[in-house]
Context: one part of a larger RNA
RNA sequence: GGAUGAACGCUGGCGGCGUGGAUAAGGCAUGCAAGUCGAGUGGGUUUAGGCCCACGGCAAACGGGUUAGUAAUACAUAGGAACAUUCCCAGAAGUCGCGAAUAAUCCGUCGAAAGGCGGAAUAAUACGCGAUAUGCUCUACGGAGUAAAGAUUUAUCGCUUUUGGAGUGGCCUGUGUCCUAUCAGCUUGUUGGUGAGGUAACGGCCCACCAAGGCUAUGACGGGUAGGGGGCGUGAGAGCGCGACCCUCAACGACGGAACUGAGAUACGGUCCGUACACCUACGGGUGGCAGCAGUCGAGAAUAUUCGACAAUGGGCGAAAGCCUGAUCGAGCGACGCCGCGUGCGGGAAGAAGUUCUUAGGAGCGUAAACCGCUUUUGCGUGGGAAAAACUUUGAUGGUACCACGCGAAUAAGGGGUUGCUAACCUCGUGCCAGCAGCAGCGGUAAUACGAGGACCCCAAGCGUUAUCC
Numbered sequence: 001g002g003a004u005g006a007a008c009g010c011u012g013g014c015g016g017c018g019u020g021g022a023u024a025a026g027g028c029a030u031g032c033a034a035g036u037c038g039a040g041u042g043g044g045u046u047u048a049g050g051c052c053c054a055c056g057g058c059a060a061a062c063g064g065g066u067u068a069g070u071a072a073u074a075c076a077u078a079g080g081a082a083c084a085u086u087c088c089c090a091g092a093a094g095u096c097g098c099g100a101a102u103a104a105u106c107c108g109u110c111g112a113a114a115g116g117c118g119g120a121a122u123a124a125u126a127c128g129c130g131a132u133a134u135g136c137u138c139u140a141c142g143g144a145g146u147a148a149a150g151a152u153u154u155a156u157c158g159c160u161u162u163u164g165g166a167g168u169g170g171c172c173u174g175u176g177u178c179c180u181a182u183c184a185g186c187u188u189g190u191u192g193g194u195g196a197g198g199u200a201a202c203g204g205c206c207c208a209c210c211a212a213g214g215c216u217a218u219g220a221c222g223g224g225u226a227g228g229g230g231g232c233g234u235g236a237g238a239g240c241g242c243g244a245c246c247c248u249c250a251a252c253g254a255c256g257g258a259a260c261u262g263a264g265a266u267a268c269g270g271u272c273c274g275u276a277c278a279c280c281u282a283c284g285g286g287u288g289g290c291a292g293c294a295g296u297c298g299a300g301a302a303u304a305u306u307c308g309a310c311a312a313u314g315g316g317c318g319a320a321a322g323c324c325u326g327a328u329c330g331a332g333c334g335a336c337g338c339c340g341c342g343u344g345c346g347g348g349a350a351g352a353a354g355u356u357c358u359u360a361g362g363a364g365c366g367u368a369a370a371c372c373g374c375u376u377u378u379g380c381g382u383g384g385g386a387a388a389a390a391c392u393u394u395g396a397u398g399g400u401a402c403c404a405c406g407c408g409a410a411u412a413a414g415g416g417g418u419u420g421c422u423a424a425c426c427u428c429g430u431g432c433c434a435g436c437a438g439c440a441g442c443g444g445u446a447a448u449a450c451g452a453g454g455a456c457c458c459c460a461a462g463c464g465u466u467a468u469c470c
Base pairs, nucleotide, nucleotide: 001470002469003468004467006466007465008464009463010462013341014340015339016338017337018336019334020333026297027296028295030294031293032292035058036057037056040055041054042053043052044051045050065252066251067250075176076175077174078173079172080171083169084168085167088165089164090163091162092161093160094159095158096130097129098128099127105120106119107118108117109116110115135146136145137144138143150157151156152155178224179223180222185215186214187213190212191211192210193209194208195207197205227249228248229247230246231242232241233240234239254275255274256273257272258271277288278287279286280285305331307330308329309328313327314325315324316323317322344374345373346372347371354365355364356363357362379407380406381405382404383403384402388397414459415458416457417456418455419440420439421438425454426453427452428451429450435442436441
């Protein structure tokens, strides 16, 4: 000098675009953040439109948050073979027959509640059985096994099997990836083989048996620290430092463990168990998880609104209308940052007043002010008024941006410094005191270094200080 998710002090007019819990992955009141489908089905209710309950389907594994853990089951990059895939696209074939239940409901009953229990009836794109098999799987090549669901009304949407694709995901390998030797030896499913199991799939992934291997000064094992990358800062570069915002991958969801459902989870707003904490209770028992958006307490130098809207973009469901969406789009707050604009412009005295200095003559502030003329960015008032909408409709932002007219210099300047480094000096006060200070150093009676006044210098809606990096 540059930089920052900054903080602190003094000051503060406006706009645009960004950005804002870095500490306690500490605890959380309240509201909202994931639903949707009546063109799958049964029932209740209503005059109708419709609404509600339940079964069922799809979604809820996305989106959003955080960085605790993790030094390698991670990430980056380059390859690989033994795999899976809802929805989507293309191709081939099919969609036949039958059955047993069950919820809501009704009746009874237990409980403070949360929530159950018993009996009766019923439907389906829920569940089961049979048939068929283009195919698919197995095969001793003889054969064996294996599917489906209808709906609305005449054209579609579905359903089943299978082949290919697209995208996505799982797995394996090479290379790269911080400090520490005051960590030198580590390892028994450990290293390999055979067989069996398991998985979508390879594999000590698991198990039985057999062998005794495997890693290590090119740093194993241990300890500490840490999410990784695209990138960001700085620097001529090499490098050094960092990983906020945005994109991407991973991991996590009070802490620890487990599986279920499913194409996909070992699942933030699902389930079960344990622990701690908190809440309700009729004391028998229950309920909860903001590292979603706001908000609150706490700790801290320190970080915002319990806002508006689904209008746009995108997502889920639906044939659609549409519904949901704290994703998102917007507004609010903070000079936190960057950029832009303004706080007037021209004239105006050998030069008012005031103030400072003075050799007392004068000199500086200084065309500065007053005064005269002008302008209106900005401000205030009045009126008009968008684009963003593609697509008949539909705009939260917003009567906003912008435009026109009117008014009137009006509404708007500070901070730090002046011994040298380093641009800028005088007077008074103080007297090694009070104080200053980045370093050298200044102050003990004429201090350009402390404090004040005046003058000046540098930046400017900012200016300084502190912290950190180059």